[in-house]
RNA sequence: GGGCUUGUAGCUCAGUUUGGUAGAGCACCGGACUUUUAAUCCGAUGGUCGCGGGUUCAAAUCCCGUCAAGCCCG
Numbered sequence: 001g002g003g004c005u006u007g008u009a010g011c012u013c014a015g016u017u018u019g020g021u022a023g024a025g026c027a028c029c030g031g032a033c034u035u036u037u038a039a040u041c042c043g044a045u046g047g048u049c050g051c052g053g054g055u056u057c058a059a060a061u062c063c064c065g066u067c068a069a070g071c072c073c074g
């Protein structure tokens, strides 16, 4: 230098196939239960979907550029 994969909540990830309300588990916070803690149960909070642009009524999803990490080729 070229190619491929990955990037989504504090962490681990799903969702991309087929564009149509952004989700799960854990963690954190509040509550119930308990003599207390743990466990269990209920609820709430938390997102410019790596970044920029384009297409579209509508983009995490499609297109272009770019950044970072990993792998392969030279």
Base pairs, nucleotide, nucleotide: 001073002072003071004070005069006068007067010026011025012024013023020057029043030042031041032040050066051065052064053063054062